[in-house]
This is a predicted structure of a 73-nucleotide RNA (transfer RNA) from a Ktedonobacteria bacterium. Its Rfam family is "tRNA". By type it is a transfer RNA. The sequence was found in a public genome assembly.
């Protein structure tokens, strides 16, 4: 330099006719317990990598850019 894949919550990762943004682990309160730890109810938590562009609508489609894995040379 070129081709291809991923970028979504603190981590792991869903998310397919383009309209609800989410589970799981973590975190915090309360409850239970002489404590701890289990259960158990609730909460917090998000620029869906940035920009832009198309649509009455975009995490989803299209163009740049960044980063990251790989191939090729």
């Nucleotide at each position: 330099g070129g081709g291809g894949g991923c970028g979504u919550a603190g981590c792991u990762c869903a998310g397919u006719u383009g309209g609800g943004a989410g589970a799981g682990c973590g975190u915090c309160u309360g409850a239970u317990u002489u404590g701890c730890a289990u259960u158990c109810a609730g909460a917090a938590g998000g620029u869906c990598a940035g920009g832009g562009g198309u649509u009455c609508g975009a995490a989803u489609c299209c163009c740049c850019u960044c980063g990251u894995c790989u191939c090729c040379a």